[in-house]
A computed fold for a 163-nucleotide RNA from a Coriobacteriia bacterium, annotated as glmS glucosamine-6-phosphate activated ribozyme aptamer. Its mean pLDDT, the model's own confidence on a scale to 100, is 78. Of the family's consensus pairs, 89% are formed in the model. Rfam family: glmS glucosamine-6-phosphate activated ribozyme aptamer. The literature on the family includes a 2006 paper in Nat Struct Mol Biol by Jansen et al., "Backbone and nucleobase contacts to glucosamine-6-phosphate in the glmS ribozyme". It was read from a public genome assembly, where an Rfam model found it.
RNA sequence: GACUGAACGCAAGCGCCAGGCCUGACGAACCGUCAGGUGACGAGGUGAGGGUCUAUCGAAACAUUCGGCGGAUGGCCCUCCGGCCCUUCAGUCCCGGGGUCGAAACGAUGACGACAAAGCCCGCGGGUGACCGCGGUGGACAAAGCGUCAUCGGACCGGGAGC
Numbered sequence: 001g002a003c004u005g006a007a008c009g010c011a012a013g014c015g016c017c018a019g020g021c022c023u024g025a026c027g028a029a030c031c032g033u034c035a036g037g038u039g040a041c042g043a044g045g046u047g048a049g050g051g052u053c054u055a056u057c058g059a060a061a062c063a064u065u066c067g068g069c070g071g072a073u074g075g076c077c078c079u080c081c082g083g084c085c086c087u088u089c090a091g092u093c094c095c096g097g098g099g100u101c102g103a104a105a106c107g108a109u110g111a112c113g114a115c116a117a118a119g120c121c122c123g124c125g126g127g128u129g130a131c132c133g134c135g136g137u138g139g140a141c142a143a144a145g146c147g148u149c150a151u152c153g154g155a156c157c158g159g160g161a162g163c
Stems, first nucleotide, its partner, number of pairs: 014070004019066001020038008041058003047080007081102006092161005106153008120138001121136006
């Protein structure tokens, strides 16, 4: 390095199911037992650690995407690491402090821009069934965030090197 076999892992808008709803079998049964099905559509989202909390955005539907459990990249607070800003005005670097963010490393507002999947339609496959899986330039359609531009805010600093 190759081959064979086994075990384990595989998920993060994710996993699960004691309720509900639905299916099948049995029983005479509206009920019961057993076995099963369903139970969130994508977009965005993680510096490290700790604490805490009901953890972002819209789409579809308006009959369940109900109800619940766990988890989680979310919010807030603290510590550490890192970027940027404040200190300048000819420009640079280092240390301390403060602020704000998280590697695309300030915030707010406005305008513009690119961007989804399911649902729907057509079809294929699996299942007795509830239902499940898949394909199609068949046609779409968001918001947050992001990008660009504009405006506003970005407070308060201290020390040093060197020219």